[in-house]
Molecule: transfer RNA
Organism: Actinomycetes bacterium
RNA sequence: GGGGGUAUAGCUCAGCUGGGAGAGCGCAUGGCUGGCAGCCAUGAGGUCAGGGGUUCAAGUCCCCUUACCUCCACAA
Numbered sequence: 001g002g003g004g005g006u007a008u009a010g011c012u013c014a015g016c017u018g019g020g021a022g023a024g025c026g027c028a029u030g031g032c033u034g035g036c037a038g039c040c041a042u043g044a045g046g047u048c049a050g051g052g053g054u055u056c057a058a059g060u061c062c063c064c065u066u067a068c069c070u071c072c073a074c075a076a
Base pairs, nucleotide, nucleotide: 001072002071003070004069005068006067007066010025011024012023013022019056027043028042029041030040031039032038049065050064051063052062053061
């Protein structure tokens, strides 16, 4: 330098053929228990990496950029 992949909650990840942003763990509150642990219920928490485009509508499609992973090439 070229190809491919990944980026969504604090962490690990799902999100199908474009239309409701979600799960587990963690966190907070309440309940059960004498207490801890544990279990149950409820809740908070999101710039879907950044920007632009297409569309009535974008996490999802297109373009550019950034970070990381990987392969190839070049140099040493």